[in-house]
Context: one part of a larger RNA
RNA sequence: CCCGUGGUUAGGGAAAUCGGCAAAUUAGCUCCGUAUCUUUGGGAUAAGGAGUGCCUGCGGUUUUGGUCUACGACUGGAACCGUAGGUCGCAGUGACAAGGGGGUCCCGACUGUUUAAUAAAAACACAGGGAGCUGCUAGCUCGAAAGAGUUUGUACAGCUCUUGAAUCCUGGCCAGUGGUGGUACCUGAAGCCUGGGUACAACCGGGUGAAGGGCCACUAAACGCCGGGAGUAACUCUGACUCUCUUAAGGUAGCCAAAUGCCUUGUCGGGUAAGUUCCGACGUGCAUGAAUGGACCAACGAGGACCCCGCUGUCCCAACCCGGGGCCCGGUGAACCCACGUAACUCGGACGAACAGUCCGGGGAUUCCCAGCGGGAAAAGAAGACCCCGUGGAGUUUUACUGCAACCUGUCGCUGGGAUGUGUCUACUGAUGCGUAGUGUAAGCGGGAGCUUCUGAUCCCGGAUCCUUCGGGAUCCGGGGGAGGCGACAAUGAAACACCGCUCUUCGGUGGUUACAUUUCUAACCAGGGCAAAAGCCCUGAGACAACGAUUGGCGGGCAGUUUGGCUGGGGCGGCACCCCCUUGAAAAAGUAUCGAGGGGGCCCAAUGGUCGGCUCAGGCGGGACAGAAACCCGCCGUAGAGGGCAAAGCCAAAAGCCGGCCUGACUGGAUCCUCCACAGCAAGGGAUUCAGAGGCGAAAGCCGGGCUUAGCGAUCCUUCGUAUCCCCGUCAGUGGGGGUCGGAGGCGACAGAAAAAUUACCCCGGGGAUAACAGGCUCGUCGCGGGCGAGAGCUCCUAUCGACCCCGCGGCUUGGUACCUCGAUGUCGGCUCUUCCCAUCCUGGCGGUGCAGCAGCUGCCAAGGGUAAGCCUGUUCGGCUAUUAAAGGGGAACGUGAGCUGGGUUUAGACCGUCGUGAGACAGGUCGGUUUUUAUCUGCUGGGAAUGCUGGGCGCCUGAGGGGAAGGUGUCCCCAGUACGAGAGGAACGGGGCGUCGUAGCCUACGGUGUACCGGUUGUCCGAUAGGGCACUGCCGGGCAGCUACGCUAUCCCGAAUAAGGGCUGAAAGCAUCUAAGCCCGAAGUCGGUCCCGAAAAUAGGCGCCCAUUCUGCGACGUUGGAGCUUGGCAACAGGUUCCUGGUCGCAGACGAGGGCUGGAACAGAAGAUUCCGUUGAUGGAGUGGAGGUGUAAGCCUGGAGGCUUAGGUCGACAGGUUCAGCCUGCCACCCCCAAUCGCCCAAGG
Repeated sequence: CCCGUGGUUAGGGAAAUCGGCAAAUUAGCUCCGUAUCUUUGGGAUAAGGAGUGCCUGCGGUUUUGGUCUACGACUGGAACCGUAGGUCGCAGUGACAAGGGGGUCCCGACUGUUUAAUAAAAACACAGGGAGCUGCUAGCUCGAAAGAGUUUGUACAGCUCUUGAAUCCUGGCCAGUGGUGGUACCUGAAGCCUGGGUACAACCGGGUGAAGGGCCACUAAACGCCGGGAGUAACUCUGACUCUCUUAAGGUAGCCAAAUGCCUUGUCGGGUAAGUUCCGACGUGCAUGAAUGGACCAACGAGGACCCCGCUGUCCCAACCCGGGGCCCGGUGAACCCACGUAACUCGGACGAACAGUCCGGGGAUUCCCAGCGGGAAAAGAAGACCCCGUGGAGUUUUACUGCAACCUGUCGCUGGGAUGUGUCUACUGAUGCGUAGUGUAAGCGGGAGCUUCUGAUCCCGGAUCCUUCGGGAUCCGGGGGAGGCGACAAUGAAACACCGCUCUUCGGUGGUUACAUUUCUAACCAGGGCAAAAGCCCUGAGACAACGAUUGGCGGGCAGUUUGGCUGGGGCGGCACCCCCUUGAAAAAGUAUCGAGGGGGCCCAAUGGUCGGCUCAGGCGGGACAGAAACCCGCCGUAGAGGGCAAAGCCAAAAGCCGGCCUGACUGGAUCCUCCACAGCAAGGGAUUCAGAGGCGAAAGCCGGGCUUAGCGAUCCUUCGUAUCCCCGUCAGUGGGGGUCGGAGGCGACAGAAAAAUUACCCCGGGGAUAACAGGCUCGUCGCGGGCGAGAGCUCCUAUCGACCCCGCGGCUUGGUACCUCGAUGUCGGCUCUUCCCAUCCUGGCGGUGCAGCAGCUGCCAAGGGUAAGCCUGUUCGGCUAUUAAAGGGGAACGUGAGCUGGGUUUAGACCGUCGUGAGACAGGUCGGUUUUUAUCUGCUGGGAAUGCUGGGCGCCUGAGGGGAAGGUGUCCCCAGUACGAGAGGAACGGGGCGUCGUAGCCUACGGUGUACCGGUUGUCCGAUAGGGCACUGCCGGGCAGCUACGCUAUCCCGAAUAAGGGCUGAAAGCAUCUAAGCCCGAAGUCGGUCCCGAAAAUAGGCGCCCAUUCUGCGACGUUGGAGCUUGGCAACAGGUUCCUGGUCGCAGACGAGGGCUGGAACAGAAGAUUCCGUUGAUGGAGUGGAGGUGUAAGCCUGGAGGCUUAGGUCGACAGGUUCAGCCUGCCACCCCCAAUCGCCCAAGG
């Protein structure tokens, strides 16, 4: 010094902040007292007050012992209540323990439950309400089944869904979806029946016909839904009222800028100095609204919002203290990280993959260590979770695609007997048959001349049944009666009757067969009970049903598998630039891109085709009855200004246009070439030429394989059609079937052609800076700021001031564009903190102009030294508002700053509302809640040290290159002066002085804080007879020295130089004028300097003073100065050798040595180092003594003391007085050598 954890804090008291987060306050017990509201229970410990200790008595209640002569008396103990007196302190629940309170809203009724490890909530649950299913072999659930749960329960029950106490209520709509019910009819599979077909079948039709569907109803506390436009009242406004469109119905009661309101900080009221929040209203409600519940609501809530009181270091504005770390010593000893390197400085700039330690330039830089900070290393951590991509994945949803379970359903099997009814088919039998005409009820065909009759004919009466064309007919029974009747012939008619045969229509009876419906039985099967425990048997119920199995149709996100295009100035939304055609782009061959520009096609035409022949258009001029600008006719001109089916371009005049004749070449088969097509390859499509065949037109040459040309299109599989006297399979043959050849149709427009919906914030994987969001780069439309011109405003007058249209720039702050860096991660808004820069200047300074008298303004120029504040609202930046102020400037620094903080907003997982969506879910809509990691390696910075160098060593004192600072900024009052100025009202300046405020530096005498040294009071408990202590935050409380501090005190003066804008002098160019060209003088808070601080590592390494050294000894080596000898050679000069003395250089060792260091005692110093002081010649520290200061009067003793007891001697007693300004204590000032700084060691220049 920082962190963390505790203590205290003057004055203010939420001004802090998203928000009183955190902290503080409060607190126990007794008594008093207690509001709105209310579901009458609560609210309530509401709120707000008073008391509380100790001592000495007295009274009472309860209880428990002892003794005695025992309804009691006496004597002890405990708890509680009351009362009186005394007494102490700042304080008596004295410590510990122990609610802060109130008001108004939102949501949820409540107590509960929940995301173990980021969400405790408004979510879930809940009691209560409602709906649905369910009569028990139930319903629901699990299971393949056996079986099991609910349940050994039974509708006052169980399951499912929904709402969510109570209270007041719960509106309209059944068109859609769903559910339930019904259903004459329609549809509807297998099976069955039946027609065709077949030596038998397959097969092709028809009928019957279940569930389901259609259809008809009901159902909203089922899913859900609940309009628009006009006009209208005697001021205006509004619209009870009217009209109209429309719907299944058009939102009722309520409620509201709400947890729901975009605009929006809606408007009004309240609260505040000021209120994006809050409360109360209003309702134009983007997009409120009734069990997807609406409204209200006492109580409750670790829920959310606002306000008030109290309280406070949250803050103004910070200070001090305690303990633990950090720091130092000893021990032990990791991790993260690590392209390159063994080291990697800074600023600016540009180059650069567009934010560089490494490039360029400038600057800086001797080396090393320690502490600290967190600017950089786009620091580390994690193959980005956002975004896009992948023919990657998974979860979820659904009216995606395709399936499966479950469920419903027909048929068959297990599966039997009977009755009744209705059918089918068949055999037998009996009836039946009316157009008109005809006696008449003539079914058809054939045969046919007779048939029948006392075995009772015709006929009459009565009854019954059936049919009926309503006239009648048929049959049977009973009675009467007693001999005929019918037919042929004739007539009528299409057909002629008696009688017989074979048939048809319709109806009946009997038998058989088969089907359906109803019903019955019991013996399969099933269930319950009992017996037996091996099969089984008995009773009861049910019963050919059910169950089960096979098969048919339906329904079927309950379950499963999968899909859920592409392009794209990110993706999505939009669009189609996805196939084809024309023009342009396209840069004179061809070809050529963009979500480039301008347009088209997905046909049409039996003539709008082929051929032959003829003709000439649009327009203009002249002329002509109705007739006009335009109807029709004539004449002239008329290269196309027309027309050519449709776009555009090209092309076209005896035509490619217009009219007419005849036709169908809008042919069959083959070949080659071109195009599409990127001069590699390739499909379909399109075009051209030609051969053969058969044709059309034309006299002919010839033309014709559609249309003046260029668009008008589609593979495989599958289905289907056509053609052929076709081929193949199976067969003796044939039918049917299947396949093939050839040609067509059905279509993929995402157009060389999968079979295909959503959602994910619960998400995952692989990738991408190929691609978005932040930041950067580029650009600058937008934004901001200037300039030119000067229409005009300004009484007049462009330029005091304002300035249109048009034009030209600058900046890189806004918003865009772009997609260049980054997706193996450069953390994102705002605030706080802190630093620096720019100037386009808000204030302060100096000037010019003025529509400047003065004051106050407006405008421009210079100027960046300093300053530029506090609040209310909101997450806000911004903005609005309040009261101040000299002023409350604009910007940059990765929208400066998260290894600095915060985490309110945004942007995970929970949840609510509105809106959208069938749903899962979604929403730059609202709302509540929601883990912020890292021990600092390098660099940088702030400080502290060590070493080397600076030409011997050392101790001091300086210089000042260079660096730093703002060390000052600003206001107000007084004098000037009521002066200058001004008609007045008003009202300056230069200069001088006082007092503030902001900043800076220092300090602690005083003031204030702290003061866990200290003194005192006091609670609980423990030790102790007391005294005295321990613990409880230093237990709490009252004071407080030194130190440290601010809230306190002191200082912060002035001068010089060169300049800016500007003002001038002289003065030409330019005989004048001119501040300028030469020259000269002034001129600012700005610049430089004096004044303050650092600063010889300033490598040009400085200066001055003083001290020491430049010595000694030993050994060794080298070479040799001087001197003296000896000796060799030489005549000598001289040249050599050698000995001794003396001196030199170098090395080693040892002395000496200015000075320094270590060891030692310390503090005016301090993290470690360092610094400063002392070390016996000494007051350095300790102890002691004195002073001064703090506290506040110690212990002991004596005396008193409310009262009590007493054997009357005395004794108990809170407390008070005296001894006593005492006692205790001291980091301060001194004194004093009692103790310890004793003794020592090391380094060090020496030519």